[in-house]
RNA sequence: AGCUCAUCAAGAGGGACUGAGGGUACGGCCCAGUGAAGUCCCGGCAACCGCCGCGAGCCCCCUGCUCGGUCCAUGACCGUCGCAGUCGCGGAAACGGUGCUAAUUCCGGCCCGGUGCGAAGGACGCGCCGGGGAAGAUGAGAA
Numbered sequence: 001a002g003c004u005c006a007u008c009a010a011g012a013g014g015g016a017c018u019g020a021g022g023g024u025a026c027g028g029c030c031c032a033g034u035g036a037a038g039u040c041c042c043g044g045c046a047a048c049c050g051c052c053g054c055g056a057g058c059c060c061c062c063u064g065c066u067c068g069g070u071c072c073a074u075g076a077c078c079g080u081c082g083c084a085g086u087c088g089c090g091g092a093a094a095c096g097g098u099g100c101u102a103a104u105u106c107c108g109g110c111c112c113g114g115u116g117c118g119a120a121g122g123a124c125g126c127g128c129c130g131g132g133g134a135a136g137a138u139g140a141g142a143a
Base pairs, nucleotide, nucleotide: 003141004140005139006138007137008136013042014041015040016039017038021031022030023029026108027107028106043101044100045099048097049096051091052090053089054088055087056086062085063084064083065082067079068078069077070076071075105135110132111131112130113129114128115127116126117125118124
């Protein structure tokens, strides 16, 4: 860097150093010398993983453990009930791994549906609402 899955409308800022950019790219619209990005310190938010409880499921096959057995026995193999690995719900946030702390992921671009206006039925243009996609972010996992 790429792949798979989940989530993305809620929430949460002060200081020091430094000094001009930042919101991924493009268009828009914003933020910014009343100090951007970055680094450090101290807070905070949230609850993805881990942790705790309950329930369900699997236990043919795979992995680990318990139990029993066999053997050429420090191990290998066979069998078996149960537990865990799986899923759902709930909880804690004192401790562990991350993350986040302007604006919905700031909005849009591509597709579909509805709707308003344009002399407006079709087509078209602009706008609004909803759904999906693309891209991105974060976490978890696999190779």